[in-house]
Background: The prediction has a mean pLDDT of 92. This is a predicted structure of a 67-nucleotide RNA (c-di-GMP-I riboswitch aptamer) from a marine sediment metagenome. Rfam family: c-di-GMP-I riboswitch aptamer. Rfam's curators write: GEMM was predicted in a large-scale screen for bacterial structured RNA regulatory elements. Its family is annotated with cyclic-di-GMP binding in the Gene Ontology. The RNAcentral record of the sequence draws on MGnify.

RNA sequence: AAAGGCAAACCCUUCGUAAGGAGGCGACGCAAAGCCACGGGCCCUACGGGGUAGCCGGGUUGCCGAA
Repeated sequence: AAAGGCAAACCCUUCGUAAGGAGGCGACGCAAAGCCACGGGCCCUACGGGGUAGCCGGGUUGCCGAA
């Protein structure tokens, strides 16, 4: 390059104390913005724990193929 893929924020519905999650709409962006909470960071907390993979690192799987 080609075929495609994912889908931020806002809004609506819903779950949750919350962070945040799920569905719909919608695209800010993404070559892993597929999956995993192992390490660090950040966020929430009812202080028991919980969340974030689209914060970074790591693990693992995958499309195309000039190289």